This is a predicted structure of an 83-nucleotide RNA (c-di-GMP-I riboswitch aptamer) from a Gammaproteobacteria bacterium. Its Rfam family is "c-di-GMP-I riboswitch aptamer". Rfam links the family to the GO term cyclic-di-GMP binding. The coordinates come from a structure-prediction model, not an experiment, and the mean pLDDT is 83. NCBI's taxonomy places the organism under Bacteria, Pseudomonadati, Pseudomonadota, Gammaproteobacteria. The sequence was found by an Rfam model in a public genome assembly.

[in-house]
RNA sequence: GUCUGCACGAGGCACACUCUGCGAAAGCAGGGGUCGCAAAGCCACCGGUCUAAGGGGUUUCCUAUGACAGCGGGGUUGCACGA
Numbered sequence: 001g002u003c004u005g006c007a008c009g010a011g012g013c014a015c016a017c018u019c020u021g022c023g024a025a026a027g028c029a030g031g032g033g034u035c036g037c038a039a040a041g042c043c044a045c046c047g048g049u050c051u052a053a054g055g056g057g058u059u060u061c062c063u064a065u066g067a068c069a070g071c072g073g074g075g076u077u078g079c080a081c082g083a
Base pairs, nucleotide, nucleotide: 002083003082005081012037013036017032018031019030020029021028022027035070041076042075043074045073046072047071048068049067050066054063055062056061
């Protein structure tokens, strides 16, 4: 320097659930929790998914300007170990 990472995990993150707060909701932030994760760090660029306040329609519908990076791809930065 490279890796598509067989094994390991000091340190790291934290699903479900739960408490508090925020939000119309999806969901988010913080505490607890620990299913898992080698990028489960960061970025909505592409696809996908969720929500539908407002707007449109008028029975059940459509729509993102709202979300999801722990759905896939892409971009970018990076720890330990191994090869």